Predicted 3D model of a 1444-nucleotide RNA (small-subunit ribosomal RNA) from a metagenome. The prediction has a mean pLDDT of 83. Its Rfam family is "Bacterial small subunit ribosomal RNA".
RNA sequence: CAGGAUGAACGCUGGCGGCGUGUCUAAGGCAUGCAAGUCGAACGAACUUUUUUGGGUAGCAAUACUUAAAAAAGUGAGUGGCAGACGGGAGUAUAACACAUUGGUAACCUACCCCGGAGAUUGGCAUAACCCACCGAAAGGUGAGCUAAUUCCAAAUACGUUCCAUAGUCGCAAGACUGUGGAAGAAAGGAGUAAUCCGUUCUGGGAGGGGCCUAUGGCUCAUCAGCUAGUUGGUAAGGUAAAAGCUUACCAAGGCUACGACGAGUAGCGGGUGUGGGAGCACGACCCGCCUCACAGGGACUGAGACACUGCCCUGACUUCUACGGAAGGCUGCAGUCAAGAAUCUUCCCCAAUGGGCGAAAGCCUGAGGGAGCGACGCCGCGUGCAGGAUGAAGUCCUUCGGGAUGUAAACUGCUUUUGUGUGGAAAUACGUACGAAGGUACCACACGAAUAAGUGCCUGCUAAACUCGUGCCAGCAGCAGCGGUAAUACGAGUGGCACAAGCGUUAUCCGGUUUUACUGGGCGUAAAGGGUCCGCAGGUGGUUCUAUAAGUUUGGUGUUAAAUUCUGGUGCUCAACAUCAGAGCCGCAUCGAAAACUGUAGAACUAGAGGCUGGAAGAGGUACAUAGAAUUGCCGGUGUAGGGGUAAAAUCCGUUAAUAUCGGCAAGAAUACCAAAGGCGAAGGCAAUGUACUGGAACAGUCCUGACACUCAUGGACGAAAGCGUGGGGAGCGAAUGGGAUUAGAUACCCCAGUAGUCCACGCCCUAAACGAUGGAUGCUAGGCAUUGGAAGUGUCGACCCUUUCAGUGCCGUAUACCCAAGCUAACGCGUUAAGCAUCCCGCCUGGGAAGUACGGCCGCAAGGCUAAAACUUAAAGGAAUUGACGGGAACCCGCACAAGCGGUGGAGCAUGUGGUUUAAUUCGACGAUAAGCGAGGAACCUUACCAGGGUUUGACAUCCCGCGAAGUCUUGAGAAAUCGAGAUGUGCCUGCAAAGGAACGCGGUGACAGGUGCUGCAUGGUUGUCGUCAGCUCGUGUCGUGAGAUGUUGAGUUAAGUCUUUUAACGAGCGCAACCCUCAUCUUGUGUUGCUUUUCACAAGAAACUGCCUCGGAUAACGAGGAGGAAGGUGAGGAUGACGUCAAAUCAGCAUGGCCCUUACACCCUGGGCUACACACGUGCUACAAUGGCCGAUACAAUGAGUCGCCAAGUCGCAAGACGGAGCUAAUCUCAUCAAAGUCGGCCUCAGUUCGGAUUGGAGGCUGCAACUCGCCUCCAUGAAGCUGGAAUCGCUAGUAACCGCGCAUCAGCCAUGGUGCGGUGAAUACGUUCUCGGGUUUUGUACACACCGCCCGUCACGCCAAGAGAGUCGGUAACACCUGAAGAGGCUCGUUCGAGUACCUAAGGUGGGAUCGAUGAUAGGGGCGAAGUCGUAACAAGGCA
Repeated sequence: CAGGAUGAACGCUGGCGGCGUGUCUAAGGCAUGCAAGUCGAACGAACUUUUUUGGGUAGCAAUACUUAAAAAAGUGAGUGGCAGACGGGAGUAUAACACAUUGGUAACCUACCCCGGAGAUUGGCAUAACCCACCGAAAGGUGAGCUAAUUCCAAAUACGUUCCAUAGUCGCAAGACUGUGGAAGAAAGGAGUAAUCCGUUCUGGGAGGGGCCUAUGGCUCAUCAGCUAGUUGGUAAGGUAAAAGCUUACCAAGGCUACGACGAGUAGCGGGUGUGGGAGCACGACCCGCCUCACAGGGACUGAGACACUGCCCUGACUUCUACGGAAGGCUGCAGUCAAGAAUCUUCCCCAAUGGGCGAAAGCCUGAGGGAGCGACGCCGCGUGCAGGAUGAAGUCCUUCGGGAUGUAAACUGCUUUUGUGUGGAAAUACGUACGAAGGUACCACACGAAUAAGUGCCUGCUAAACUCGUGCCAGCAGCAGCGGUAAUACGAGUGGCACAAGCGUUAUCCGGUUUUACUGGGCGUAAAGGGUCCGCAGGUGGUUCUAUAAGUUUGGUGUUAAAUUCUGGUGCUCAACAUCAGAGCCGCAUCGAAAACUGUAGAACUAGAGGCUGGAAGAGGUACAUAGAAUUGCCGGUGUAGGGGUAAAAUCCGUUAAUAUCGGCAAGAAUACCAAAGGCGAAGGCAAUGUACUGGAACAGUCCUGACACUCAUGGACGAAAGCGUGGGGAGCGAAUGGGAUUAGAUACCCCAGUAGUCCACGCCCUAAACGAUGGAUGCUAGGCAUUGGAAGUGUCGACCCUUUCAGUGCCGUAUACCCAAGCUAACGCGUUAAGCAUCCCGCCUGGGAAGUACGGCCGCAAGGCUAAAACUUAAAGGAAUUGACGGGAACCCGCACAAGCGGUGGAGCAUGUGGUUUAAUUCGACGAUAAGCGAGGAACCUUACCAGGGUUUGACAUCCCGCGAAGUCUUGAGAAAUCGAGAUGUGCCUGCAAAGGAACGCGGUGACAGGUGCUGCAUGGUUGUCGUCAGCUCGUGUCGUGAGAUGUUGAGUUAAGUCUUUUAACGAGCGCAACCCUCAUCUUGUGUUGCUUUUCACAAGAAACUGCCUCGGAUAACGAGGAGGAAGGUGAGGAUGACGUCAAAUCAGCAUGGCCCUUACACCCUGGGCUACACACGUGCUACAAUGGCCGAUACAAUGAGUCGCCAAGUCGCAAGACGGAGCUAAUCUCAUCAAAGUCGGCCUCAGUUCGGAUUGGAGGCUGCAACUCGCCUCCAUGAAGCUGGAAUCGCUAGUAACCGCGCAUCAGCCAUGGUGCGGUGAAUACGUUCUCGGGUUUUGUACACACCGCCCGUCACGCCAAGAGAGUCGGUAACACCUGAAGAGGCUCGUUCGAGUACCUAAGGUGGGAUCGAUGAUAGGGGCGAAGUCGUAACAAGGCA
C1' cells in the first nucleotide's frame, strides 16, 4: 500500500425512478410569517343577523323607520375551567446516582383514565368585564361606582381518611396490619321535554407517570499525593410528597485516599453504528430511551406536575422604539436571513390519514405529523439499443515498409420501444360516511420514432492495462520504492488498452492488514529492554492428610435484559433497496435449588519446604590494635672522578659547591615479592605481609526440636569502585592541572625532564560506572565425562598418602593422538544440570532513529550534580547476527628482472620526432598514469586533407528509376589561377530485325523520388584492440551441510612453472583455463632434386629421437626432488602462435558497419593558394657525442633474412662525389640490389687538447625525383666548426647466444624529412648471497562502522540561511478559588398590621478591592537543538585507524 465505511468536501462528468438523508463550524446575531389553544352544555355584559310579539311615528293601505321584550344563530373582550410541565429543538454544562443494568422505597407523590365505597344540607362576602374621572408620548396605570358563576368564604354532616390514647398479630428492627375510644376536616352545578348524560366532594384499589436510595459498569494525566469544618457522626429543632447535614444550634473528632482521594484536561449517556475471523478498537448523525439547556446569571409564584423554550420578578450584555421622563424583545420550533466555513435545502401544500389539547358534540387548534420541492449526499433498480454486416471502407496511430491496430466497431440492412414525446383512461391509502393535501400522481392503453441519454481514473513494480512523439534533473510526477541530466512503457500529448460506470477519482477521518501494546497473542546475553546489591511492610503466590462450609467454580429453574437494529424463514411494493410478520439472539444482572473435584474460608493433624540444636573443619569475609622485612626517596659520613640521566634520536634536567656509582648510618611514607592457582571468601561494591581481640555468613555430618513459620516484593530502608566535596592530619613513590624540552605544517597530544591537587588516615557528604555473566530472585525436572576447592563415609594403614562413593561449590568438553562435544532452545552467534532447555510464582524493564537521559516541574545534595522525565521539530531508516568480496601503517606461505647482485642507459648537450601550451585565417581530428605522447600515420611539397582564404556547382563527384537527344570517343582553339564556361572539326560501332524501329553500354540535358556529410553521440551499438596477465585461476551438475545469503567440491599435508600431480577428505564428477596437440630452430636416417652440391653442405618431403625411460639417494612404499650414466639435446630442450570468467561505462561513430539526432543553393561537391612543418616555453621517445677499449689513413677476412618487370639494374665510359650515359641479364636457389657487410685483424699517424674528439649551424657549388622542391624534399662536394669533457633529485631495460656493440634487408614509397617500425645475421659478457625492504600478483587466516568497496567511510568547532522548542528584565489576557466591601429580586424568620400589605436582620446573583494559584500570548537578549549547495580548520572513530 491493496479492503470496508462516512451527516462528508473538492475536481471532471451527468439520462430516469424508488427509498433514505442534508449547519459536524458561531449554544454567533436575527427582518417577516406561522409553531397552543379550547370550552357559550360554568358566568355576566356587549355587539351582529334572523324570527315572533307589543308600543310609537309616517302612510288610505301595502309598507318603511324607531323602540321594548322573548327566542334562535353567531362574534369575540372579560370572569371561570382544563391544557400551556406534552409535542418540537439543541448538546452548553456535567466524570455525576448524569446514564446503563440490577434491586429497594416498612421513607414517597400522582391531574386526566379505569374499578369500588360514601356524599353534595344551610347560608354569605366580593370582583373583572361595564360605566365615570384622572395620569402617561407609548407601554400601561390609579381612584370611585354596579354585577354573575362550576370564583371565594362560613356553618352542618363524616363510610373511608388524618391525629391522639390503648389492645392484639407479624417483623431482627425502624415499623406494618387489625380492633376499641376521642378529636379534626367536604362538596357545584350544567344540558336535556324526559329518560338520562356530563361534572362535583371524601375515600380504597388499579393502570400509567414520577421523586429518592443502594450495588455494579464504562475517559486521559501521578510532571495532580495527600484532601476535607457542614467536613464525618450524634442530640434537638426546622424543613420536604418523602429518607437524609437537606438546614440551624450544640457536642464529639471524625470521614476519604495508592483497589488512585483531591486536582487538571476532555466528554451528554445508553440502545446501537463502522470495522474485525474473533477478542477487540473507534464512534454516539438520522430512529428510540434517559439527562441537561432555552440571550448570560439568580429567584420564586401558580399548579397534580415547573423553579417552566414561545409564563412572572431582578441583575447584566445586546438590539429596537422614545416626546429622553421611560418602554419593548429573546428562532438551540418550521421556513427564511446575515455571519463563520471546505461544506449542508423551500420564507411550499394539507390537517385527508396517524397522534395530541379543549369540548357532551359539531368542531376549533396543531411548521407534531402527512406530503411535495431542492442537492448523484448515500443505497437500490433501469436505460443509453438488438440482430446481421469484410472490400476487414475512410480517417487516425504504429511499422522491421511486408504489414498491423482501432474493428463488426462504423456505413448499410432488418427488428424492438424500456426510457422519451403526444392522446385517452385512472386508483388503493377511508373506516359506520356524502370528507383525498399528495394528484389527474402511481398505474394502464394507443400512437410516433434509434429516436432524448457516457463518463472518470489509471496503464514502472506493488497492480489489471503500452506504443509513438515532445521535453532534456527543465517543465513536472509521486501512496512507498522511485522517475526526469537527448532514444522516459514513470513528465506532457496522441493512439491503443485496463478498471469501474451515472458516476469516477482526490482529500479528510475510523477500523483492518499491524501478533506494530501481544487477554486471545510479544519480548528483555549480543537487535529497544534485568533495577548496582541486599533486607523487607502492604500486595501477589504457596507443601501433605482429614472434616466442615459453599465465597469463587459447575449445573438446572424463574424474573428481567423496551421497541427498533442484527440473524433465519416468510409476505408486500413488477425486482431490489425499502417496508412488514414470525422465530432466534441480545453472550448481562438478580433470585431459588443442586454438586463438592479444584481454589478460598474455618478446624484438626503431618514432616519432604523453612528454621533451630549439637559437632569437627575451610576461607585475602568485616572492624580495631600491634608488629615485620625488601624496595624507593631524602639526609649525614666514607671511597671515588667526570660524567650521569633520558630517547627511535635528542634536548630540557642533575653534576668539579664533587653528581651518577659504591659502602655504612639515620628518617619518612606507601604498598605487601615468592606462596599464587581455570584457587578461596563475600549480597554486590570488593577483599592479599604477620599476630591478637571482637564479629557476620556459608558448606558438611548427626536426624534431636518447632511444625508451613515459605517465595517474591511496588513504596521504604541499608550498603555501594573510582573520581569529587567539607574539616583536620599526612605526604616516600606515582601523578590530572601547570612549566620546560622534543616531534610536527601546527602539537594546548602521543615521548622526555620537573611537578600542584589528589592518591594515604579520621570523621561527614556524594550515590554514579562497560556497578558486566551486558544473563533478576526462588523452586522442581531433563544423558554424561574430566579437573579442582571444602566436608563426610567406606576400604586401608601404626598413622597418612592413594583408591571408591556421596553432599556443597568452582571450571572445562579445546588441542597432534585417545575420550568427549546428548536431547532441547536460539535470527544467528551461541547456551547446554552454574541453561539462553522444560515448567510454576513474584518483581523490574522495552515498543523505529535523532532531538534526549535533554527542557520544564518536583524531590535530594554544601557544590559538582543525581533521581524522576516529555514535547515541538526532523528522519527511512538506525540496529543485531551471519555471508561474499574489497581493504589494513594485521598475520602466515609463495611467485615475478619486484628488490638485491651485475651490465648498459635515460634525466645535463646538439639534433630528430611526438605531445602540451602559446600563436594563427587555419595551425583538421582523435589518443591523456600504469594501459596517451617515433601513438592512429607502414611515409602531409600538390594529391592525401578531414582545416583556412578565395573562386565556382546545386538531382549534384558517386548509386537506382523515368523522359528527351546523341554512339562512345578523338583532335584543334578562346577566356580564366584552375575548376569551369564556350567555338569548331572528326566519328558513326554492338544485339534483335527485311525494313521501320527497339534494346545494351556510354555521353549530354530535364523532372522528382533521392544522393551526399571525416557533422554529433564509443555514455545507444556491432566488430576490433589495450590492460590486469600467459597471472593460475573462473565455474557447473548431482549430493551433503545451513532457516537463509551461502558453504563444501576449490580447504589441509606434500609437490609443481601451473587448481601440475599425489594423498587425506561429504563429496563424486565435469567444463573454460594450465599442459599437450600446431609452427620454427638444434641431431640423425631415408627419399627426391635444378638454377644448388659435385666431399661435406643446401632445399623440400617423410620419419626417428626425450619418456624422469635407466641407476643411486631422499620422501608416506606416493606425487615429486637431488645426483649420475648414456645422448645432438635432460627434466617444459630454446623461441613463436595461442590470452579463461571477468575488470577499467578503458580506446575507436576518423578504418569499416550501424540506431537515433542534425545539415540539404549546404555541415554536400569541385578548384587554386595556404595550413597540418608556426615558437618565449614544458614533457616523452630516440639519434649523435663528449673520445685513446678512441679518431683518421692504407691493407685485408667472415654473414643471414629479404626485394625486384611502371621494377632490380650488370659490364663499360664520364664526373672528386651525388650521379649521368649505357643497355647485357632477370617474372628470379639461375640475373640484379650486392665486389654484398660492419665491428674485427694487420700496419701507420694523432698523445689528452674543446683536440686529427664532436659534428650542430651557416655560406657557396652541384645532383636526383616530380606539373611543381619559396613556405616545405633528399643526396654530393668545398668552406664554416656551436653546445658538449660522462650528466642533480630521480628513473628505465636486461638472467644466455640474453645484455651490450656492429652492420644488412624489407614495408610504406615518384621522392623523402627513417635517427622511426619490422626482420636478419656478426662479435659476445657479468651477476643472482638471498626474500628483510619497494612494486605487482596468488592462496589461507584475522579485523572492519568499507560495498561507487581506503582515491572508502566519517567526527567536532567556526561562517551563512531557515525552522521549532526552552530560558528571559518584564508586559498583556483567560480560568477556578480565597479574604473583605457593597448588595437587586426573592421564599422563609422577626415586628407591626382585619385582608391587602409595610418595615427589618440574615442568605444571595451581579459588581468592587486585594494578595496569591494556574493556563496561555508576547518580549530585547544570550545559550543549546534540527535541517540545509561541492564553505573553513583539522582528522577524533571504523584495520593494531597509525597512541587499541
RNAcentral holds the sequence, with entries from SILVA.